[in-house]
RNA sequence: UCUUUAUCGAGAGUGGCGGAGGGACAGGCCCUGCGAAGCCACAGCAACCGGUCCGCCGGAGCCCGCAGGGCGAAGGUGGGUGCCAGGUGCUAAUUCCCGCCUGCCGGAGCCCGUUGCGGCGACGGCAGGGGAGAUGAGGA
Numbered sequence: 001u002c003u004u005u006a007u008c009g010a011g012a013g014u015g016g017c018g019g020a021g022g023g024a025c026a027g028g029c030c031c032u033g034c035g036a037a038g039c040c041a042c043a044g045c046a047a048c049c050g051g052u053c054c055g056c057c058g059g060a061g062c063c064c065g066c067a068g069g070g071c072g073a074a075g076g077u078g079g080g081u082g083c084c085a086g087g088u089g090c091u092a093a094u095u096c097c098c099g100c101c102u103g104c105c106g107g108a109g110c111c112c113g114u115u116g117c118g119g120c121g122a123c124g125g126c127a128g129g130g131g132a133g134a135u136g137a138g139g140a
Stems, first nucleotide, its partner, number of pairs: 001140008013042005021031003025099001027097002043091003048087002050084003053080001054078004061071004095132001100129007109120003112116001
């Protein structure tokens, strides 16, 4: 860097250095000299991986015994998300909102040989899907 997959409405900040930007991108809207980014220290949140606990499979091996039973390591798998907090991550705002598509509702306005339960329809709202992004875990 690419790719697969899960999650993204919850949660959690102080201090020091630093000095003007930051919230990925565009638009919006915010944060910021009452101090942005970044770095450091400490603290915290969460529970993805990991450990532990539990179920199932598994059967190395062992025991009673010779009819069959019992115990059961490694390993695999699933679940709860109980416990721990080792590896990451995170600690303004739903991933801050929103971008693309579809459907539904409302609808300014416009159109007409047909004046209709007609057609088009900016824009707003809601829902579903997708994309993008972030993080974990796996792969190349």